Predicted 3D model of RNase P RNA and transfer RNA as a complex of 447 nucleotides.
[in-house]
RNA sequence: GGUCGGCCGGACGGUCGCGUGGGGCUCCGUGCUCCGCGAGGAAAGUCCGGGCUCCAAAGGGCAGGCCGCCAGGUAACGCCUGGGCGCAAGCCGCCGAGAGGCGGCGGGCGACGGAAAGUGCCACAGAAAAUACACCGCCGGUCGCGGCACCGGACCGGUAAGGGUGAAAUGGUGGGGUAAGAGCCCACCGCGCGCCUGGUAACAGGCGUGGCAGGGUAAACCCCGGCUGGAGCAAGGCCAAAUAAGCGGCGAGAGGCGGCCCGCCUCGACAAAGACGCCGCGGGUAGGCUGCUAGAGGGCGCGAGCGAUCGCGCUCCCAGAGAAAUGACCGUCCGGAUGGCGACAUCCGACAGGACCCGGCUUACAGGCCGACC
RNA sequence: GCCGGAGUAGCUCAGCUGGUAGAGCAGCUGAUUUGUAAUCAGCUGGUCGGGGGUUCGAUUCCCUUCUCCGGCU
Numbered sequence: 001g002g003u004c005g006g007c008c009g010g011a012c013g014g015u016c017g018c019g020u021g022g023g024g025c026u027c028c029g030u031g032c033u034c035c036g037c038g039a040g041g042a043a044a045g046u047c048c049g050g051g052c053u054c055c056a057a058a059g060g061g062c063a064g065g066c067c068g069c070c071a072g073g074u075a076a077c078g079c080c081u082g083g084g085c086g087c088a089a090g091c092c093g094c095c096g097a098g099a100g101g102c103g104g105c106g107g108g109c110g111a112c113g114g115a116a117a118g119u120g121c122c123a124c125a126g127a128a129a130a131u132a133c134a135c136c137g138c139c140g141g142u143c144g145c146g147g148c149a150c151c152g153g154a155c156c157g158g159u160a161a162g163g164g165u166g167a168a169a170u171g172g173u174g175g176g177g178u179a180a181g182a183g184c185c186c187a188c189c190g191c192g193c194g195c196c197u198g199g200u201a202a203c204a205g206g207c208g209u210g211g212c213a214g215g216g217u218a219a220a221c222c223c224c225g226g227c228u229g230g231a232g233c234a235a236g237g238c239c240a241a242a243u244a245a246g247c248g249g250c251g252a253g254a255g256g257c258g259g260c261c262c263g264c265c266u267c268g269a270c271a272a273a274g275a276c277g278c279c280g281c282g283g284g285u286a287g288g289c290u291g292c293u294a295g296a297g298g299g300c301g302c303g304a305g306c307g308a309u310c311g312c313g314c315u316c317c318c319a320g321a322g323a324a325a326u327g328a329c330c331g332u333c334c335g336g337a338u339g340g341c342g343a344c345a346u347c348c349g350a351c352a353g354g355a356c357c358c359g360g361c362u363u364a365c366a367g368g369c370c371g372a373c374c
Numbered sequence: 375g376c377c378g379g380a381g382u383a384g385c386u387c388a389g390c391u392g393g394u395a396g397a398g399c400a401g402c403u404g405a406u407u408u409g410u411a412a413u414c415a416g417c418u419g420g421u422c423g424g425g426g427g428u429u430c431g432a433u434u435c436c437c438u439u440c441u442c443c444g445g446c447u
Stems, first nucleotide, its partner, number of pairs: 001374008010333007018038008040351001044362002047360005052232004064228005069083005084112001085110003090105006113223002118221002120217003135163002137159007145152002171189006190212001191210008236290004246281006253267005297316008334349006375446007384399004393430001401417005423439005
C1' cells in the first nucleotide's frame, strides 16, 4: 500500500429551552419546584420473514404465487454459518525454447434441481442452427465431351480431416488406417453406466465397462420436490355528545277567571289503533381510553459448538406521542480544512432522524480504530 | 403510516410470449404562392429514468435504486 472482516461514528462539564412520567407546594384556574427518561447503525427503502389482531375456513386437493447443491442454525425466511461444485482473476512451485500445461494456496463471485418427459425459440451471417448438413475443398467412378501429356468440364457417389460463417457446428489431442476420410481402430483426457472405498450428505477417489448416447436456453412454457388462506395497529377492543331506522314505556286536549300555583267554570272526547310530545333502550358520528411497549430485550461472566447459534447464572429497565419534543450557547479537549516560519486565528463535525413490535436484506455515510492475509 | 400504478424523440402515446424501436404533432430543408398559412416531398431527433444480473443478444425477463401519480381516516 491492497483485499477481506469486525467495531466506533465526536468526548467531558456548565447554562438556557422542549417532550414525557412521578413526587412536593399551591390562591385548586393554573403556576412554581425537584427527580428520572428522551433516536440509529442504518430509525430510511418497505424488498423478504415472523409475532399480534380481525375476517374466512370440517378435512383434503386443484389453480395461482414463491423457493430450489448438501448439512446445520432459527419463531420463520429468499437470511446466516460450515462444506461441496463451478467461474474469472491473483500469487507460488514444477514442466516447456515459447505459446502454454499441471499442481497447490488464500480470498472474490454464483437464483447452483431437471435440457435422454414434452413443446417453443436460437435474429444476421452461414451449405447446414437440430430428424444435422455437401458452398469451397479432398477422393473414387462414368462419359459417344474439350485439349490430348499425368489436365479440364458434365453427371453419379463417398467424405465433416481442412477453408469459410457464427455466440454456438454433433467429443479433444496424437498415432494407425483409408481412394480420401471418419471412434473405423488404438493410447491418454473428457463423458455415460456399474461396482468398491471415504464422507451424515452434496461430492471426491479408484476399478471395470460402453466407442460416445451427445448443442444452448427453464430470471421461456414446463416437469420434479418443498412452502403458501386474506387483510393489515388507519388491524382490533371499550366508553360515548350528536343523528336515522327500529323497540319499549308514559301522557286526553282547548279556552276563561287569575300576577303565578292550587282551585273553580265552559267546550270536546266509547275502546283500540294511528299521529304528536316526553323518557328510556338501541345504534356509534365528533371525541376519549386501550392495543402501546418487559421484549425471539440489553450488558457481563461461564459452558457447548469449527461457526452461525444455543444453554445457564448475575444484573439493568432503555422514547412511547397530536403528524409536530429530542435543541441552542459557552468552556476544555479530539478530528478535519484554510491562512501563518511559528505561537495561533477562523470555519466545520458524514449519512440521516422513531410512531405496533421484532429478525434479515438492500441502499446512504466525513473520519477513525482493531484483526487476518498478501 | 399502509396499499397500488407509471417512467420510451421537444409533447402525447404504440411497441404482448427477447432479435437491436416506431406513429401523430412539433423542428429543419425543398416545392407550391406576390408573401404567409394549409398541402406535397424529404430529413433530423432516442443513455428506452439510473445501476447490476440471466442470455450469444434485454425497452421486454429478474434484482436493486430514483422520480412522479393515485387510493385508504